[in-house]
Molecule: RNase P RNA; transfer RNA
Organism: Anaerolineales bacterium
RNA sequence: UAGGUUGGCCGGGCGAUCGCAGGCGCAUCCCGAGCUUUUCGAAGGAUGCGCUUGAGGAAAGUCCGCGCUCCGCAGAGCAGGGUGCCGGGCAACGCCCGGGCGGGGUAACCCGCGGAUCGGGCCACAGAAAACAACCGCCGCCGGCAAGCCGCAGUUGUGGACCCGGCGGCAAGGGUGAAACGGUGGUGUAAGAGACCACCGGCGUUGGCAGCAAUGCCGCGGCCAGGCAACCCCCACCCGGAGCAAGGCCAAGCAGACGCGUGGCCCUUCGGGGCGGGAGACGGCUCGUCUCCGUCAAGCGUCGGGUGGGCCGCAUGAGCCGCGCGGUAACGCGCGGCCCAGAUAGAUGAUCGCCCAGGCCGCAACCGGCGGGAUGAAGGGUUCGUCCUUCGACAAGCUCAGGAUGCACCCGUAAACCGCCGGAGGCGGCUGGACAGAACGCGGCUUACAGGCUGACCGCCGUC
RNA sequence: GGGCGCGUAGCUCAGCUGGUUAGAGCGCACGGUUCACAUCCGUGAGGUCGAGGGUUCGAGUCCCCCCGCGCCCACCA
Numbered sequence: 001u002a003g004g005u006u007g008g009c010c011g012g013g014c015g016a017u018c019g020c021a022g023g024c025g026c027a028u029c030c031c032g033a034g035c036u037u038u039u040c041g042a043a044g045g046a047u048g049c050g051c052u053u054g055a056g057g058a059a060a061g062u063c064c065g066c067g068c069u070c071c072g073c074a075g076a077g078c079a080g081g082g083u084g085c086c087g088g089g090c091a092a093c094g095c096c097c098g099g100g101c102g103g104g105g106u107a108a109c110c111c112g113c114g115g116a117u118c119g120g121g122c123c124a125c126a127g128a129a130a131a132c133a134a135c136c137g138c139c140g141c142c143g144g145c146a147a148g149c150c151g152c153a154g155u156u157g158u159g160g161a162c163c164c165g166g167c168g169g170c171a172a173g174g175g176u177g178a179a180a181c182g183g184u185g186g187u188g189u190a191a192g193a194g195a196c197c198a199c200c201g202g203c204g205u206u207g208g209c210a211g212c213a214a215u216g217c218c219g220c221g222g223c224c225a226g227g228c229a230a231c232c233c234c235c236a237c238c239c240g241g242a243g244c245a246a247g248g249c250c251a252a253g254c255a256g257a258c259g260c261g262u263g264g265c266c267c268u269u270c271g272g273g274g275c276g277g278g279a280g281a282c283g284g285c286u287c288g289u290c291u292c293c294g295u296c297a298a299g300c301g302u303c304g305g306g307u308g309g310g311c312c313g314c315a316u317g318a319g320c321c322g323c324g325c326g327g328u329a330a331c332g333c334g335c336g337g338c339c340c341a342g343a344u345a346g347a348u349g350a351u352c353g354c355c356c357a358g359g360c361c362g363c364a365a366c367c368g369g370c371g372g373g374a375u376g377a378a379g380g381g382u383u384c385g386u387c388c389u390u391c392g393a394c395a396a397g398c399u400c401a402g403g404a405u406g407c408a409c410c411c412g413u414a415a416a417c418c419g420c421c422g423g424a425g426g427c428g429g430c431u432g433g434a435c436a437g438a439a440c441g442c443g444g445c446u447u448a449c450a451g452g453c454u455g456a457c458c459g460c461c462g463u464c
Numbered sequence: 465g466g467g468c469g470c471g472u473a474g475c476u477c478a479g480c481u482g483g484u485u486a487g488a489g490c491g492c493a494c495g496g497u498u499c500a501c502a503u504c505c506g507u508g509a510g511g512u513c514g515a516g517g518g519u520u521c522g523a524g525u526c527c528c529c530c531c532g533c534g535c536c537c538a539c540c541a
Stems, first nucleotide, its partner, number of pairs: 001462001003458008012355007020054011056435001060446002063444005068243004075287004080239005085099005100113005114234002119232002121228003135174002137170008149160004182200006203221002206219005247312004256303005264275004277293005305540003319338008356433001358431006366423007379411004384406006465537007474490004483521001492508005514530001516528003
């Protein structure tokens, strides 16, 4: 570097024209309280003009957790539901942060998580056996032994092995399965075996040390503990129910009917009171608490009737931005600044122009690497042969130094040009922006998403 | 907006407490019976259990998450 891992952010911009919704201001008109002399003109509505604001990271799924509202208080137990290593954060959570253990990956990193000695249940097929096993097998003892085998005597006996049956011991080996009662080596034994020993692995209401804890390290103990708890269950903790179509106020309009439903006792100054009972709050049961009720009741339920209007709830909030401090972090605290959609058939859009990422095509052209060009140019070096020069020498021969040339060997290939791979970028044209749409609000999770920006980290193999 | 429920063959439904190859009726195809058709008899085909992931040895069934369809919920007296 190709590649990979993990966080953060953006998710079109500008202008013109036409439109939509909210707010504020002004003008005109409607309506018309109150006061009244013409008149003034509250609240409200319509139109026009001006200014201003107007979707998201998921507004989504409604899977969790809250605020808020009502159910009189929001009570107890059981039932039911949820969560689940440990510690912390948070309003709360099934969320987030840090740590622990196990698994995967070379690594960065990712994934998983209570208890199987409370008890019950299940484990198909295969297999002897699916949980305290014995089919084949190994071993010992006893009995049998017709025929065949071996030994002895010798022609019919005797002993033995094999074999068969019974009793007993064992769990090493075989095979089945998703899963078979620790692994390796040794001692030991009739055969074997944690029966015993060493090391390893696992387990433990076990001792010490470290840690708030999960847990880890060092010892000690014994070899008994198969899996499933997204089956019941056990342990610890949490949870009342319903939902803004909650709920409150105003206006308009109508027609009620049926069903369930204690008529008991005592006291009385005749007003009533107590016990009991019924209905309801109370959404599964019981208790408890409270409210109402004396029979044409209260209350609840079923059917029917009317309306389809307005206001509040409803956006100042666990709010957003910046800085500082504390904390490993999630997060907290302090200071300063800001106000940022609010519809009710549901606004946030359309067209045009220019631009910006991105994609495709064409033209010109750059850098790096590899291959061809190249059956090794030019050039350089070494050994050997031949020849020449110089020195020494009577001469030949030999030796030393230098030069020329040839064979062989070694080093070493330049460029144009062509091909492949990779990288960076210029000009022109065409194209071009996903998923999606607030409805009481908030914190999370999950799911969908074209394309782009950016931080940190990793290094098995390949290239440089 | 909020709250519930259901997806298994072409259609209507079973599938118990996870178990071996998912069944039934109607329909469809073929054959037989008939002169022919219907009826009847026999045989057969046809399934991503709506989709994906997980738990488990094993998932139509248990858990999570998407997709599609259906039902209910206003106020007044």